[in-house]
Molecule: Glycine riboswitch aptamer
Organism: Dinoroseobacter sp.
RNA sequence: ACAAAAGCGACGGGAGAAUCUGCGAAAGCAGUGCCGAAGGAGCAACCGCCCUGGUAAUCUCUCAGGCCCAAGGACCAUCGCGCGAAU
Repeated sequence: ACAAAAGCGACGGGAGAAUCUGCGAAAGCAGUGCCGAAGGAGCAACCGCCCUGGUAAUCUCUCAGGCCCAAGGACCAUCGCGCGAAU
């Protein structure tokens, strides 16, 4: 000098599963059935050797959340900020 990844913001895309039953003007509440892509929890290989150890996920579990629309939504793209690895 240039400037990656992580991170933040804006914006766009973004799935699944009962518009079930009862009560209620509605919002909702309760029950049953279901979904996984907010969050959360758990495990392999591997590492270590003291121990029920450390450590992942879109996998698994559904505590939470959700099952007309809306909202939310992991993840991806673009732009900006930002950081300062490598060169």